[in-house]
Context: one part of a larger RNA
RNA sequence: CUGGGUGUAAAGCGUCUGCAGGCGGUUUUGUAAGUUGCGUGUGAAAGACCUAGGCUCAACUUAGGGAGCGCGCGCAAAACUGCAAGACUAGAGGUCGGGAGAGGUAAGCGGAACUACUGGUGUAGUCGUAAUAAGCGCUGAUAUCAGUGGGAACACCAAAGGCGAAGGCAGCUUACUGGAACGUACCUGACGCUCAGAGACGAAAGCUAGGGUAGCGAAGCGGAUUAGAUACCCGCGUAGUCCUAGCCGUAAACGAUGCACACUAGGUAUUGGGAGUAUCGACCCUCUCAGUGCCGUUGAAAAAAGCUAACGCGUUAAGUGUGCCACCUGGGGAGUACGGUCGCAAGAUUAAAACUC
Numbered sequence: 001c002u003g004g005g006u007g008u009a010a011a012g013c014g015u016c017u018g019c020a021g022g023c024g025g026u027u028u029u030g031u032a033a034g035u036u037g038c039g040u041g042u043g044a045a046a047g048a049c050c051u052a053g054g055c056u057c058a059a060c061u062u063a064g065g066g067a068g069c070g071c072g073c074g075c076a077a078a079a080c081u082g083c084a085a086g087a088c089u090a091g092a093g094g095u096c097g098g099g100a101g102a103g104g105u106a107a108g109c110g111g112a113a114c115u116a117c118u119g120g121u122g123u124a125g126u127c128g129u130a131a132u133a134a135g136c137g138c139u140g141a142u143a144u145c146a147g148u149g150g151g152a153a154c155a156c157c158a159a160a161g162g163c164g165a166a167g168g169c170a171g172c173u174u175a176c177u178g179g180a181a182c183g184u185a186c187c188u189g190a191c192g193c194u195c196a197g198a199g200a201c202g203a204a205a206g207c208u209a210g211g212g213u214a215g216c217g218a219a220g221c222g223g224a225u226u227a228g229a230u231a232c233c234c235g236c237g238u239a240g241u242c243c244u245a246g247c248c249g250u251a252a253a254c255g256a257u258g259c260a261c262a263c264u265a266g267g268u269a270u271u272g273g274g275a276g277u278a279u280c281g282a283c284c285c286u287c288u289c290a291g292u293g294c295c296g297u298u299g300a301a302a303a304a305a306g307c308u309a310a311c312g313c314g315u316u317a318a319g320u321g322u323g324c325c326a327c328c329u330g331g332g333g334a335g336u337a338c339g340g341u342c343g344c345a346a347g348a349u350u351a352a353a354a355c356u357c
Base pairs, nucleotide, nucleotide: 003329004328005327006326007311008310012325014201015200016199017198021194022193023192025088026087027086028085029084030083031082033081034080035077036076037075038074039073040072041071042070043069049065050064051063052062053061054060091191092188093187094186096183097182103177104176105175106174107173108172109171110154114150115149116148117147118146119145120144121143125136126135162169163168206247207246208245209244210243211242215241216240220236221235222234223233258324259323260322261321262320263319266295267294268293269292270291271290272289273288274287275286276285306313307312330357331356332355339350340349341348342347
């Protein structure tokens, strides 16, 4: 080195792009590096193995023999892999066409609610809880009407619905912009798959600078509860939550399920596209491509098969295979120490051992 695994037992990097590397469609010709055969040389002797012999046997020892395996050279083969040249279109990409979508960025606009302020009406309570109290209120609250300002979030539509690589994305309009599906089969002609290192993106919280602050609200203060109550409940309330620029780089970043391709019964619902039938037209119906969900059981028998320790998975596989990457190898110590890298910091990342069961 060779093993077995990774939904829940240890184990899939949070996600993507992608250099090196690994792997790679159909076909023709050539080559002969890998590969295969034959020949030859070599791999000292001793030792090991086999046969025979010598010491009375054995140990010991003498002679002979052989394979196996490796390497060099020569000749031969040409299926497969490689290499060189050529061709192809089923993979991949592009053109064209009409559609779907909370995909992204920026700007503008809207209504409901909330809150503050101003004015009107109006008078003694209001708020809050299991019950209280604190709080607010005759300097006129709560309630109600009108106006003005402000910030944040967008009811209904709304769905097992849609979009995005993931994180995530929801009022409306406009501008710019990314991707996917379907149809046509016109173009290129293997341009592909995966990816160590690397790069980019990456919820919330947190950090730096400057704004903003309606509501909510860590910390904090007060009131209750309680033996106590540094809590749960109530009243306030700072940071924060919001915006701009820059960091951080982590999550039960989950489908706890890496990516790509091929194959292996169906049924049903739904989203988007196309075709057919029908119709004045739309709906309905049938077929099909791509996505998103569910069922696949009880049973005498049939309503998959298969896999799995079971639960369950089951064309969106955890089935059957191929390629590539990542990761696991008893529990604790420990995702810690030390060192390195990154960071303003918080810390992140890489990552042990002693010891112990």
This is a predicted structure of a 357-nucleotide part of an RNA (small-subunit ribosomal RNA, central domain) from an uncultured Gammaproteobacteria bacterium. Its Rfam family is "Bacterial small subunit ribosomal RNA". Its mean pLDDT, the model's own confidence on a scale to 100, is 82. The full RNA is in RNAcentral, with records from SILVA.